About this RNA: Model confidence (mean pLDDT): 82 of 100. A computed fold for a 72-nucleotide RNA from Dactylosporangium vinaceum, annotated as transfer RNA. Its Rfam family is "tRNA". Rfam classes the family as a transfer RNA. The sequence is in RNAcentral, with records from ENA and Rfam. The same sequence occurs in records of 2 taxa.
RNA sequence: GCCGUCGUAGCUCAGUGGGAGAGCAAGGCCCUGUCGAGGCCGAGGUCGCCGGUUCGAACCCGGUCGACGGUG
Numbered sequence: 001g002c003c004g005u006c007g008u009a010g011c012u013c014a015g016u017g018g019g020a021g022a023g024c025a026a027g028g029c030c031c032u033g034u035c036g037a038g039g040c041c042g043a044g045g046u047c048g049c050c051g052g053u054u055c056g057a058a059c060c061c062g063g064u065c066g067a068c069g070g071u072g
Base pairs, nucleotide, nucleotide: 001071002070003069004068005067006066007065010024011023012022013021018055027041028040029039030038048064049063050062051061052060
């Protein structure tokens, strides 16, 4: 240089055209003589960034940045 995969909550990830989610972590409450364990609750997101397609984009297309892998 070329090719490919990935980028979504603090972390690990799901979601592949119309509702943005799970587990863990963190917080509050209950429970307990206290802690832990257990139970309940809510919060937390410009879906890397820019543009395009579409009535509608996390999802499709182009560009760009970053991570990883392959190759000369």